Context: one part of a larger RNA
Molecule: large-subunit ribosomal RNA, domain I
Organism: uncultured delta proteobacterium
RNA sequence: GGCACACGGUGGAUGCCUUGGCGAUGAGAGGCGAUGAAGGACGUGGACAGCUGCGAUAAGCUGCGGGGAGCCGCUCACAGGCUUUGAUCCGCAGAUUUCCGAAUGGGGCAACCCACCCGCCAGCGAUGGCGGGUAUCCCGAGGCCGAAUACAUAGGCUUCGGGGAGCAAACCCGGGGAAGUGAAACAUCUCAGUACCCGGAGGAAAAGAAGACAAGACAGUGACUCUCCUAGUAGCGGCGAGCGAACGGGGACGAGGCCAAACCCGAGGUAGUGAUACUUCGGGGGUUGUAGGGCCUGCGAUGUCGCAUCGGAGAGACGAGCGCAACAGACUUGGAACGGUCGGCCAUAGAGGGUGACAGCCCCUUGCGUGAAGUUUCGAAGAGCGUAGCAGGUACCUGAGUACCGCGGGACACGUGCAAUCCUGCGGGAAUCUGGCGGGACCAUCCGCCAAGCCUAAGUACUACUCAUCGACCGAUAGUGAACAAGUACCGUGAGGGAAAGGUGAAAAGCACCCCGGAAGGGGAGUGAAAUAGAACCUGAAACCGUGUUUGCCU
Numbered sequence: 001g002g003c004a005c006a007c008g009g010u011g012g013a014u015g016c017c018u019u020g021g022c023g024a025u026g027a028g029a030g031g032c033g034a035u036g037a038a039g040g041a042c043g044u045g046g047a048c049a050g051c052u053g054c055g056a057u058a059a060g061c062u063g064c065g066g067g068g069a070g071c072c073g074c075u076c077a078c079a080g081g082c083u084u085u086g087a088u089c090c091g092c093a094g095a096u097u098u099c100c101g102a103a104u105g106g107g108g109c110a111a112c113c114c115a116c117c118c119g120c121c122a123g124c125g126a127u128g129g130c131g132g133g134u135a136u137c138c139c140g141a142g143g144c145c146g147a148a149u150a151c152a153u154a155g156g157c158u159u160c161g162g163g164g165a166g167c168a169a170a171c172c173c174g175g176g177g178a179a180g181u182g183a184a185a186c187a188u189c190u191c192a193g194u195a196c197c198c199g200g201a202g203g204a205a206a207a208g209a210a211g212a213c214a215a216g217a218c219a220g221u222g223a224c225u226c227u228c229c230u231a232g233u234a235g236c237g238g239c240g241a242g243c244g245a246a247c248g249g250g251g252a253c254g255a256g257g258c259c260a261a262a263c264c265c266g267a268g269g270u271a272g273u274g275a276u277a278c279u280u281c282g283g284g285g286g287u288u289g290u291a292g293g294g295c296c297u298g299c300g301a302u303g304u305c306g307c308a309u310c311g312g313a314g315a316g317a318c319g320a321g322c323g324c325a326a327c328a329g330a331c332u333u334g335g336a337a338c339g340g341u342c343g344g345c346c347a348u349a350g351a352g353g354g355u356g357a358c359a360g361c362c363c364c365u366u367g368c369g370u371g372a373a374g375u376u377u378c379g380a381a382g383a384g385c386g387u388a389g390c391a392g393g394u395a396c397c398u399g400a401g402u403a404c405c406g407c408g409g410g411a412c413a414c415g416u417g418c419a420a421u422c423c424u425g426c427g428g429g430a431a432u433c434u435g436g437c438g439g440g441a442c443c444a445u446c447c448g449c450c451a452a453g454c455c456u457a458a459g460u461a462c463u464a465c466u467c468a469u470c471g472a473c474c475g476a477u478a479g480u481g482a483a484c485a486a487g488u489a490c491c492g493u494g495a496g497g498g499a500a501a502g503g504u505g506a507a508a509a510g511c512a513c514c515c516c517g518g519a520a521g522g523g524g525a526g527u528g529a530a531a532u533a534g535a536a537c538c539u540g541a542a543a544c545c546g547u548g549u550u551u552g553c554c555u
Stems, first nucleotide, its partner, number of pairs: 001554004005548005015538001016503002020474002022471007029463002031167002039100003042055003046078001050074002061094006070082003105114003115134008136164010171202001172200005182189001186238001212221002225252005235243002256455003259399001263284009289433001291398003294394006305386003309383002314378005321370004327343001329342004344361002346350001352364003404428008414440001435450005490497002510537001513524004
């Protein structure tokens, strides 16, 4: 010096653990905001850096309800207090709520600066302070002013009342709208009406009550939405890549309504001397495709059913909480019994968690019952509203720059195709029930249906948020980026990027006192079951580093 072995150091793997995550199911809730939100800045404690709470009334103020012995958050200790005259704590309601932020008196480099009006306070005064108001747009009402242009109108100013504005995870509707890619290149095509941008709304949205489908003939279906099939079919397609229905059938759900017009009544405006004409508004009427309605004539019923409107008897749910079962059993091991042995008990409760090891009977709970304020769901009576005529006549009404056509585009599974259907930028431009549209060019026959107005629950989509429950999900390099002061520290001008970091013990009982040392650290003593559990703290692998004349071998 090497190898081996023993004992250490270092290190933090592994095991065990879980306060945190991940995924899901069922319910709830589905919004907040000019009564100032979301989100922040700055403050606020006896002492306070951070977190939490709160707002100059500042870890809080008031009331009601609950609760019953301790309390002054995380956070120990100190100081000082509160509390059975019921504190702390929990629920509900209220008060306060600086400054910024839509931010809204004006400005501004957010959390700052500077005003005006009214009222009040202090000061002799200059001035300072406090409270309230003062942005803009839209709608309605009142007042004043007031063009071209005389009256007037347009318009302006102002006061009052109401509304909007901003934020928010996904879902939804609308307006715009790519490219990487695929086609083994690439241009039509695809990706995809996707991503993304903008606008808007709701708890859902959208759609929706046939100008629908269907049908060889005869037939048949009967709003919309979602779903399984139909079917990777029919089709579309540089007939390439690829795209890709519907009818019909099985289910979920189930609902149908209101206007416009004709006509009648009333009020106003314009023109006119007037009759009247035109027009606006309000009320009645009326709502359909076997056409329906109006108007005129004749005849006739008083009643049924419905409601998505109001109403709330009553019932339920949530809700701080509250009540209720059974071993202080004996022995034994142990630091500790929840273990073992023996004996007993409860159970509408043997889910789960905690307690010094594994507890139905120790504690919290669980199960069952009960529950204030408040919130909420269902919902009877009742109210209100709606609701059927028959026959004949008449030909008044039944959604117009619309339907439709041409050109150019777009949507339809459908790329212009034989291309119907739907939307429309430009041009042309009907009919009025003896009318019009559709049935995939077009025509006939036949069949179906009434466009150019509006509304409509349920079945469907989603989950930022709340509650409950679950997992052949993770267990600290995993699981969220984040179990810890985490979107923190740190990096970046910025957009943005973005960590590491859990575990003493049952209980701090966290080592009084003595010794060495300047301290750090250590040796005794003491605590503890254990201190090689001593805070650099459970276990404590490996690399790596030591010690071993009182280890072995080799050189």